[in-house]
Context: one part of a larger RNA
RNA sequence: GCCUACGAGUUGUUCCAUUCCUGCGAGGUUAAGCGCUUAAGGCGCGUGAGCCGAAGCGAGAGCGAGUCUGACAAGGGCGUAGAGUAGGAGUGGACAGACGCGAAACCUAGUGAUCUACCCUUGGCCAGGUUGAAGGCGCCGUGACAGGCGCUGGAGGACCGAACCGGUUUCCGUUGAAAAGGAUUCGGAUGAGCUGAGGGUAGGGGUGAAAGGCUAAUCAAACUGGGAGAUAGCUCGUACUCCCCGAAAUGUCUUUAGGGACAGCCUCGCCGGAGCUUCACGGAGGUAGAGCUACUGAUAGGAUGCGAGGGCUUCACCGCCUAUCAAUUCCUGACAAACUCCGAAUGCCGCGAAGUGAUCGACGGGAGUGAGUCGCCGGGUGCUAAUGUCCGGUGGCAAGAGGGAAAGAGCCCGGACCGCCAGUUAAGGCCCCGAAAUGUAUGCUAAGUUGAGAGAACGAGGUGGCUAUGCAGAGACAGCUAGGAUGUUAGCUUGGAAGCAGCUAUUCAUUUAAAGAGUGCGUAACAGCUCACUAGUCGAGCGCAGCUGCGUGGAUGAUAAACGGGCAUCAAGCAUACUGCCGAAACUGCGGACUCUGGAUUAAUUCAGAGUGGUAGGGGAGCAUUCCGGUCGGCGCCGAAGGUCGUUCGUGAGGACGGCUGGAGCGUCCGGAAAAGAAAAUGUAGGC
Numbered sequence: 001g002c003c004u005a006c007g008a009g010u011u012g013u014u015c016c017a018u019u020c021c022u023g024c025g026a027g028g029u030u031a032a033g034c035g036c037u038u039a040a041g042g043c044g045c046g047u048g049a050g051c052c053g054a055a056g057c058g059a060g061a062g063c064g065a066g067u068c069u070g071a072c073a074a075g076g077g078c079g080u081a082g083a084g085u086a087g088g089a090g091u092g093g094a095c096a097g098a099c100g101c102g103a104a105a106c107c108u109a110g111u112g113a114u115c116u117a118c119c120c121u122u123g124g125c126c127a128g129g130u131u132g133a134a135g136g137c138g139c140c141g142u143g144a145c146a147g148g149c150g151c152u153g154g155a156g157g158a159c160c161g162a163a164c165c166g167g168u169u170u171c172c173g174u175u176g177a178a179a180a181g182g183a184u185u186c187g188g189a190u191g192a193g194c195u196g197a198g199g200g201u202a203g204g205g206g207u208g209a210a211a212g213g214c215u216a217a218u219c220a221a222a223c224u225g226g227g228a229g230a231u232a233g234c235u236c237g238u239a240c241u242c243c244c245c246g247a248a249a250u251g252u253c254u255u256u257a258g259g260g261a262c263a264g265c266c267u268c269g270c271c272g273g274a275g276c277u278u279c280a281c282g283g284a285g286g287u288a289g290a291g292c293u294a295c296u297g298a299u300a301g302g303a304u305g306c307g308a309g310g311g312c313u314u315c316a317c318c319g320c321c322u323a324u325c326a327a328u329u330c331c332u333g334a335c336a337a338a339c340u341c342c343g344a345a346u347g348c349c350g351c352g353a354a355g356u357g358a359u360c361g362a363c364g365g366g367a368g369u370g371a372g373u374c375g376c377c378g379g380g381u382g383c384u385a386a387u388g389u390c391c392g393g394u395g396g397c398a399a400g401a402g403g404g405a406a407a408g409a410g411c412c413c414g415g416a417c418c419g420c421c422a423g424u425u426a427a428g429g430c431c432c433c434g435a436a437a438u439g440u441a442u443g444c445u446a447a448g449u450u451g452a453g454a455g456a457a458c459g460a461g462g463u464g465g466c467u468a469u470g471c472a473g474a475g476a477c478a479g480c481u482a483g484g485a486u487g488u489u490a491g492c493u494u495g496g497a498a499g500c501a502g503c504u505a506u507u508c509a510u511u512u513a514a515a516g517a518g519u520g521c522g523u524a525a526c527a528g529c530u531c532a533c534u535a536g537u538c539g540a541g542c543g544c545a546g547c548u549g550c551g552u553g554g555a556u557g558a559u560a561a562a563c564g565g566g567c568a569u570c571a572a573g574c575a576u577a578c579u580g581c582c583g584a585a586a587c588u589g590c591g592g593a594c595u596c597u598g599g600a601u602u603a604a605u606u607c608a609g610a611g612u613g614g615u616a617g618g619g620g621a622g623c624a625u626u627c628c629g630g631u632c633g634g635c636g637c638c639g640a641a642g643g644u645c646g647u648u649c650g651u652g653a654g655g656a657c658g659g660c661u662g663g664a665g666c667g668u669c670c671g672g673a674a675a676a677g678a679a680a681a682u683g684u685a686g687g688c
Stems, first nucleotide, its partner, number of pairs: 001688006011096003015093010027052003033045005056063002066078004099237002102234001106227006117201009126191001128160003131156001135152006164188003170183003203219001205215003240622006250263005264369002266366004271361002274359001275356005281350003289342001290340002296336002300332004307325002309322004372397010402413003417592004422588003428582003431566003437579001439578006450568002458553002462550006469543003479537005485510003490504003516531001520529002593612008623677001625674006632667001634666002642661008
């Protein structure tokens, strides 16, 4: 992992609530017990004991269809004008383990020191080698000591190193040979040494050269039985079918925040007669917008200049001046969630009409939900950041399948009762992958831009369109040929300044087709080259500016990839217009099922209309299993149950029939009762 079996809303209560059924009914009902009788059980009695109801109000005395409060015949509170009760069944609650499994723990009584910690008693063990303390003896030495030398001696938590005890390093082992080992290496090895045997200390206790270590592979409180089914607002699991409806993830409060209570939203029953949409009319309101010499504030420029600052003057006051600040007023401009002289659209309330139907409300039974999330719109917060966060509105997902978006809960289209090898469409598509146009018309793009992610400021003789303006056959623009002069080297300055360092200038005049007291390069200064300007040549458009379409640079990220790919350039790209076609579970057609409403009707049924996605959850109807009562005067060795294969019926759970197997029991129908349905619980046991 698979198979088989087992495995979770049960039972008790003269408890509470409610629904249905039955009996009796202003009443309803017996309990223990007793008697009779039985296979189980039933019948009667039981002071009708007791209980509930038929009257309430008050703290009570008490009064009573009333009563209490009160001074009150006032007002107000609770009552009076709807029948209950007993049993059965269903649902929910209460109390019990109360749907099942699951703690970490707590308490109590015991069992443990054969492991290990420490202690007590009594034994045992430590190859070999090294060092050579004290002391002693001899000699030397001293007044005597001291001291020195030699020999002797054999001390030490001494040294090296086996056994023994340990466990430093590395490797192996890691479903091991082993629930702690093997190899190598290393520490101690006469000591606070190691070890045998016997004994002692016990669970908030022991023991501990102290690590919270050890106390039988268990230790920040051992193990075993019991309290015990502790408790678990937590996790997981919770078993057949079909039909109808169908949520919530919000508000308030909560030692509350992943739990609850009440409300909201769902469902079922019963009652009522509403509800919704559009239009018209009547309302409340202060948002969007707008406005501000309409307030409160804020605010740019100008005018005015109270007042202040600075300066002048004066003994002082007064006075005068101003490139400063600035009240007020005026002109122009403009701002505000907590500004408003104004002020919508929507939405909301009311009333009327039309349309639509059960969509609405009250009461009662049962819930679940109280972690939400994404898109768009209006806002707060944040960075006008976030798949961010918090509100309001709305649509989705959640609980929604199908088609599109390559893929993709929340985007676009569209809400799946079932069947069909029928049709039409939506979004989106129509060159191939791929169903349908290599469609039509007119343009644009040359960047593979693009062909479904986003690409900015800024830059550019890319290219199309529009507009304005200037020049042009009296010849423009570009090119080419030629000229581009003279007074003069203008004056000043300066070493020099000659068109071209700098300064000044009514930068003038002359000759001219034209030519600046000079556009740039150049020289030390000249020279030289060139331009403006002019002629000739050429022969038709040329220049400048604004707006706009498509493109271009800007454009850099980590495996090789952002048209889905192939690929595509008068397109298979972009723009506009048009015609076809494809395309879904949408819509239609045909057939069928079920539900609800309405009509007919005798709950057979039939006709019409509408409906039938669905998690939590509510409601309804069924299937199957085991047992029991009745039933079929049922079936069965001429073959029951069970197994297996096939056919067939039913929307389904399932049922029936036939063959083979099997070898002794089993079913139909009507009821009743449950140890009543498994794929999941790291479920339990067994097998493989």